[in-house]
Context: one part of a larger RNA
């Protein structure tokens, strides 16, 4: 220069992507304890205090009084820092053995389809007294969603999925109408021509299921959920009309948001000064309701802002210990 501690004048986060690290809190008793809440919590909330030594006394691991020390020196273990706000996931749990622990994954719950038992499903060429289950619909498999609380809108034209069966099409398959092939036989001087029965080659009509088209139903099924123009006695502004289209035109609620380009949008709070954070507006580039919409105690090695204490993280470095190395004997 380092490494690994220690202790530091005066400031105390000015550092820094960020208080990463350090530093502070800490045991046992007593007092005392807020908003919120799902009434269980929150909560060791937060905050104060108390701990020595001696003698009496009592109901004696202890409690209650007196009284002394509150000065120096040694000096330990064991041992939350804390408070407020806010996204996100309710929770305890799972996870990428070795660069993620997290908002992911699971979950109790919710709902929607399959399945009447030789169940649906699985595993498998196959079979089998495998599995499901020695279960039976309060059962079993399967998608989605994810505690709880208010709640969950239109829209069935596509696409899927149930149901329907008159109607068009529509396969093997039966049917054989007609056609070719061969040739006994008959006609020809002859080249040739016709040609039964048999056998072969094809083949119309007709009959003919499911599926499709078609009818109708289904969204906690895949999915979707608009344009222009004009109007009120300043002015903006459109409850309000007109039009074009669309299957239907976004309901409630939320809203520069884990979603806002423009965007450090505007306003307010907080700071001496804040692209971050709050709490509001609505102009929602491109929130929206079981791909769930808003909300929510408690929970969280989860992300964000702030306050307090605190402290070599700094302003700004200093010194001591041991030490790697490295120079000298």
């Nucleotide at each position: 220069c380092g490494a690994u501690u220690g202790u530091u004048c005066a400031g105390g986060a000015a550092c820094u992507a960020g208080g990463c690290a350090c530093a502070u809190u800490a045991a046992c008793c007593c007092c005392g304890u807020a908003a919120c809440u799902u009434c269980g919590g929150g909560a060791g909330a937060a905050g104060g205090g108390g701990u020595g030594c001696u003698c009496u006394c009592c109901u004696c691991u202890g409690g209650a009084g007196a009284g002394c020390c509150g000065c120096a020196g040694c000096g330990a273990a064991u041992c939350g820092c804390g408070u407020c706000a806010g996204g996100c996931g309710a929770c305890u749990g799972u996870u990428u053995a070795a660069c993620a622990a997290a908002a992911a994954c699971a979950c109790a719950g919710g709902u929607c389809u399959c399945u009447g038992c030789a169940a649906a499903g699985u595993c498998a060429a196959a079979a089998a007294u495998a599995c499901g289950a020695c279960g039976u619909a309060u059962a079993g498999g399967g998608g989605c969603u994810g505690a709880c609380u208010c709640c969950u809108g239109c829209c069935c034209g596509g696409u899927g999925c149930c149901g329907g069966a008159a109607g068009g099409u529509u396969a093997a398959a039966a049917g054989g109408a007609g056609a070719g092939g061969u040739u006994a036989g008959c006609c020809g001087c002859a080249a040739g021509g016709c040609g039964a029965a048999g056998c072969u080659u094809u083949g119309a009509a007709u009959u003919g299921a499911a599926g499709c088209c078609c009818c109708g139903g289904u969204g906690a099924a895949c999915g979707g959920c608009g344009g222009c123009c004009g109007u009120a006695a300043c002015u903006a502004u459109a409850a309000c009309g007109g039009u074009c289209c669309u299957a239907a035109g976004g309901u409630a609620g939320c809203g520069a948001a884990a979603u806002u380009c423009c965007u450090u949008g505007u306003c307010g709070g907080g700071u001496a000064a804040g692209u971050u954070c709050c709490g509001a507006c609505c102009u929602g580039c491109a929130c929206g309701a079981a791909u769930g919409g808003a909300g929510u105690a408690a929970c969280g090695a989860u992300c964000u802002g702030a306050c307090g204490a605190c402290u070599g993280u700094c302003u700004u470095a200093a010194c001591a210990a041991u030490u790697a190395g490295c120079c000298c004997g």

The part of an RNA shown here (large-subunit ribosomal RNA, domain IV) has 329 nucleotides and comes from Bryobacterales bacterium F-183. The RNAcentral record of the full RNA draws on ENA. Its mean pLDDT, the model's own confidence on a scale to 100, is 84. Lineage of the source: Bacteria > Pseudomonadati > Acidobacteriota > Terriglobia > Bryobacterales.